The prediction has a mean pLDDT of 81. The RNA shown here (Fluoride riboswitch aptamer (crcB RNA motif)) has 62 nucleotides and comes from an Anaerolineales bacterium.
[in-house]
């Protein structure tokens, strides 16, 4: 400096999105409580956790 072949780039952590910081997982990792034959009924939660923004609920002031 030219050919040639192999390899790397990832995804996840119950409802949205951004950093950061952990844990997980190679077709897995993941996919919430209680009840019920059954999503039958009934509740919380926008985080794995911390910040920040949206949505949602709630009080309270103008």
């Nucleotide at each position: 400096a030219u050919u040639c072949g192999a390899u790397u780039u990832g995804g996840c952590g119950a409802u949205g999105a951004a950093g950061c910081u952990c844990g997980c997982c190679c077709a897995a990792a993941c996919u919430g409580u209680c009840u019920u034959u059954g999503u039958u009924g009934a509740c919380u939660g926008a985080u794995a956790g911390c910040u920040u923004c949206u949505a949602c609920c709630g009080a309270u002031a103008a």
It matches the Rfam family "Fluoride riboswitch aptamer (crcB RNA motif)". The literature on the family includes a 2012 paper in Nature by Ren et al., "Fluoride ion encapsulation by Mg2+ ions and phosphates in a fluoride riboswitch". Of the family's consensus pairs, 100% are formed in the model.